[in-house]
C1' cells in the first nucleotide's frame, strides 16, 4: 500500500420502555328531545273499563371520574437489545506486499 475482519457513527426494519388514544369492570350521569313504570290528576264510557301521561322511581346514551390489566392503535432526540444495509468519516486486530 493492499485484502479480510470487529468496534462506533448513520439508515431501515423487529422488539422492549415512556406517554396519549381505544378497549374491559365501577361510579356518575339527561331540564328540553332515552326507555319502562307511571301516584295524583286529565281525557273517553251510562257502566265495565280503556287512553294519553306530569312528578317520583328503576334502567341507562353522550359525558364525566377511578380502577385493574396490556386488548388495538399511534407517537417518540427513551435502549443501544436483536436482524440487515450504506459510507470508508474515525478507532482496532489478522494476513500480504514493498521501503
Nucleotide at each position: 500500500g493492499g485484502c479480510c475482519g470487529g468496534g462506533u457513527c448513520c439508515u431501515c426494519c423487529g422488539c422492549a420502555a415512556u406517554g396519549g388514544a381505544u378497549g374491559c369492570c365501577c361510579g356518575u350521569g339527561a331540564a328540553a328531545u332515552u326507555g319502562g313504570u307511571c301516584a295524583g290528576g286529565u281525557c273517553c264510557g251510562g257502566a265495565a273499563g280503556g287512553a294519553a301521561g306530569c312528578a317520583g322511581c328503576c334502567a341507562u346514551a353522550a359525558g364525566c371520574g377511578g380502577g385493574a390489566u396490556g386488548u388495538u392503535u399511534c407517537a417518540u432526540g427513551u435502549g443501544c437489545c436483536g436482524g440487515a444495509g450504506a459510507g470508508u468519516g474515525c478507532c482496532u486486530g489478522g494476513c500480504u506486499u514493498u521501503u

A computed fold for a 99-nucleotide RNA, annotated as Bacterial small signal recognition particle RNA. Rfam family: Bacterial small signal recognition particle RNA. The family's RNA type in Rfam is non-coding RNA gene. Its family is annotated with SRP-dependent cotranslational protein targeting to membrane, signal sequence recognition and signal recognition particle, plasma membrane targeting in the Gene Ontology. On this family, see Rosenblad et al., Nucleic Acids Res 2003: "SRPDB: Signal Recognition Particle Database".